[in-house]
Predicted 3D model of a 152-nucleotide RNA (c-di-AMP riboswitch aptamer (ydaO/yuaA leader)) from an uncultured bacterium.

RNA sequence: CGGGCACCACCGCCGAGUUCGACACCCAGGAAUGGGUGCCGGAGCCGGGGAACCAUUCCCCAGGGGCGAAUCCAGGACGCUUGCGUCUUGGUAGGGCGAACUCCUCCGCCCGAGCCCGUCAGCUCACCCGGUAGGCGGUAUGCGGAGGGAGA
Numbered sequence: 001c002g003g004g005c006a007c008c009a010c011c012g013c014c015g016a017g018u019u020c021g022a023c024a025c026c027c028a029g030g031a032a033u034g035g036g037u038g039c040c041g042g043a044g045c046c047g048g049g050g051a052a053c054c055a056u057u058c059c060c061c062a063g064g065g066g067c068g069a070a071u072c073c074a075g076g077a078c079g080c081u082u083g084c085g086u087c088u089u090g091g092u093a094g095g096g097c098g099a100a101c102u103c104c105u106c107c108g109c110c111c112g113a114g115c116c117c118g119u120c121a122g123c124u125c126a127c128c129c130g131g132u133a134g135g136c137g138g139u140a141u142g143c144g145g146a147g148g149g150a151g152a
Base pairs, nucleotide, nucleotide: 010138011137012136013135014134018043019042020041021040023038024037025036026035027034028033044132045131046130047129048128049127054122063120064117065116066115067114072091073090074089075088076087077086078085079084080083094111095110096109097108098107101147102146103145104144106142
């Protein structure tokens, strides 16, 4: 000097996943009080079920549905039960990031998964139920325009 890993603080990103309080136990303290864990209850945010009206309404095959941006198309290799499965390539509906916030233009870099319900659910007032996780990055000047806010 450069690189990698771990812990703490701070800052930032995806995502609904933030915040307040009671009780119990533990830790620190002379005390006030503070911190941690467990459990319960609120607020905020998010999701599901659920009338009328509307939609749907026939035949065959195939069950159907939810969270999420994560849909759909084409090709290749392999396996075999020849019609499926596994892996993989390219694209794509759609989505995210580029460091004060929002919107727009252009440019650049990425994602385009996974999980759940269990034969059952269109929309949906009242009403009912559930979630409030997890994962990752960092000292950083992408360009231009508009607006709002905060601080000095």

Overview:
Of the family's consensus pairs, 96% are formed in the model.